RNAcentral holds the full RNA, with entries from SILVA. A computed fold for a 354-nucleotide part of an RNA from a metagenome, annotated as small-subunit ribosomal RNA, central domain.
Context: one part of a larger RNA
RNA sequence: UUGGGCCUAAAGCGUCCGUAGCCGGUUUAGUAAAUCUUUUGUGAAAUCGUCUCGCUUAACGGGACGGCGUGCAAGGGAAACUGCUAAACUAGAGACCGGGAGGAGUCGGAAGUAUUUCGGGGGGAGCGGUAAAAUGUUAUAAUCCCCGAAGGACUACCAGUGGCGAAGGCGUCCGACUAGAACGGUUCUGACGGUGAGGGACGAAAGCCAGGGGAGCAAAACGGAUUAGAUACCCGAGUAGUCCUGGCUGUAAACGCUGCGAGCAAGGUGUUGCGUCCUCUUCGUGAGGAUGCAGUGUCGAAGAGAAGUCGUUAAGCUCGCCGCCUGGGAAGUAUGGUCGCAAGGCUGAAACUU
Numbered sequence: 001u002u003g004g005g006c007c008u009a010a011a012g013c014g015u016c017c018g019u020a021g022c023c024g025g026u027u028u029a030g031u032a033a034a035u036c037u038u039u040u041g042u043g044a045a046a047u048c049g050u051c052u053c054g055c056u057u058a059a060c061g062g063g064a065c066g067g068c069g070u071g072c073a074a075g076g077g078a079a080a081c082u083g084c085u086a087a088a089c090u091a092g093a094g095a096c097c098g099g100g101a102g103g104a105g106u107c108g109g110a111a112g113u114a115u116u117u118c119g120g121g122g123g124g125a126g127c128g129g130u131a132a133a134a135u136g137u138u139a140u141a142a143u144c145c146c147c148g149a150a151g152g153a154c155u156a157c158c159a160g161u162g163g164c165g166a167a168g169g170c171g172u173c174c175g176a177c178u179a180g181a182a183c184g185g186u187u188c189u190g191a192c193g194g195u196g197a198g199g200g201a202c203g204a205a206a207g208c209c210a211g212g213g214g215a216g217c218a219a220a221a222c223g224g225a226u227u228a229g230a231u232a233c234c235c236g237a238g239u240a241g242u243c244c245u246g247g248c249u250g251u252a253a254a255c256g257c258u259g260c261g262a263g264c265a266a267g268g269u270g271u272u273g274c275g276u277c278c279u280c281u282u283c284g285u286g287a288g289g290a291u292g293c294a295g296u297g298u299c300g301a302a303g304a305g306a307a308g309u310c311g312u313u314a315a316g317c318u319c320g321c322c323g324c325c326u327g328g329g330a331a332g333u334a335u336g337g338u339c340g341c342a343a344g345g346c347u348g349a350a351a352c353u354u
Base pairs, nucleotide, nucleotide: 004325005324006323007308008307012322014202015201016200017199021195022194023193025089026088027087028086029085030084031083033082035078036077037076038075039074040073041072042071048066049065050064051063052062053061054060092192093189094188095187096185097184098183104178105177106176107175108174109173110172111155112154116150117149118148119147120146121145122144126137127136163170164169207248208247209246210245211244212243216242217241222236223235224234259321260320261319262318263317264316267299268298269297270296271295272294273293274292275291276290277289278288279287280286303310304309327354328353329352336347337346338345339344
């Protein structure tokens, strides 16, 4: 290279937006780039096939004819598919309108219990902690009970394989602003689409810079235990940090270990949102049943798979586009480049070994 793969064997970028590129719905007309066909020219020799001739034969060589030369150029023709041009359509996509759902985001305000500390009152000997203890704390009055204040963090119950978000993630209440999705419509545009190398944006926790804040928790460091030892597990105390504002970092078992989009292809049963119909009704944003669409679970036919399992939310049957893999180790190391304040990130080998 031809190929084969990527849930668990190596392999889906953490996620989205989007440039180039690649791919692209239905109908008609035209065109003829591509495609197909035909004609002409050209397409060296050797090589190959047939016949024949020459070396004693053969190999080898000569000659004639044929073939090959799959190509290129020019002319004629075809018009289904692809392309291009023009016109049109509505099943894709988008817009608009309507009433609903939501821990979606940003900012501001308010509330709630608990912990801690402080003040006041009561009380008077232990408290705390563990498997057992000790360190610790307490007559400078602790622990415990009541009242009050301060401050920081958090948001029990509701809470649900329930909801929302592209992912990371999001949970007290109220308000302002912002965004997206679903459903419904006898509305509009008319292919405006899909994917996406580079590129851009977002991106848990920890970490970093500057300024605040600091209740609880708690790396590090300290003490008490345990132990042969114990740089741990357990206990006491405790600094960064955890919180806020602004900036950086850009990684995670960033996981469904499963890229995105589209079509096709049995069902059963939960649940969430919206719609339609029916029954009941205390007449309400009520209850139940059937059904359509969209989401989210579970079980399963066919099928797939090495199996586990997956199975209309596919890992089934197909198409488009991107990313990635090619034995283990050395190694996500070295080097170079690039980004970063640093920590380090991204890109990323080989010798050697097996």